The prediction has a mean pLDDT of 80. The RNA shown here (FMN riboswitch aptamer (RFN element)) has 131 nucleotides and comes from Cryobacterium shii. The organism belongs to Cryobacterium, within Bacteria. It was read from a public genome assembly, where an Rfam model found it.
[in-house]
RNA sequence: AACGUGCUCCGGGGUCGGUGUGAAUCCGAACCGGCGGUGAAAGUCCGCGACCCGUUCCGCUCCAGGGCGAAACGGUUGAGCUGGUGAAAUUCCAGCACCGACGGUUAAAGUCCGGAUGAGAGGCGCACGAG
Numbered sequence: 001a002a003c004g005u006g007c008u009c010c011g012g013g014g015u016c017g018g019u020g021u022g023a024a025u026c027c028g029a030a031c032c033g034g035c036g037g038u039g040a041a042a043g044u045c046c047g048c049g050a051c052c053c054g055u056u057c058c059g060c061u062c063c064a065g066g067g068c069g070a071a072a073c074g075g076u077u078g079a080g081c082u083g084g085u086g087a088a089a090u091u092c093c094a095g096c097a098c099c100g101a102c103g104g105u106u107a108a109a110g111u112c113c114g115g116a117u118g119a120g121a122g123g124c125g126c127a128c129g130a131g
Base pairs, nucleotide, nucleotide: 003129004128005127006126007125009123010122015029016028017027018026030111031110032100033099034048035047036046037045043098044097052075053074054073055072056071058069059068060067061066080096081095082094083093084092102114103113104112
């Protein structure tokens, strides 16, 4: 150095105008991009997390039915091409595209409000362990 265990801290960004009784939701224009990996830097490759759903189990609640919380396991889960450079790039450069959970809302939301001062892939560091 790498590995194992424990702990601290960190760990998601973005809007203006028009119409209208009413829209940060429509229309027009703009803006944003979690984590690990990769022959070279990725929203679109490979995988993971988040969100959502299910099963099992546990706890609390409950007349029943059910409700709430937690864990494990499983499921669902969006979107990129062309050209250039190069040893190497769907990652860089150029051009033109595309995508974005759930609930709420005087009107349909990636950008507003909310669950969330949450959770989290994981990252830096510290301590200890074995060799």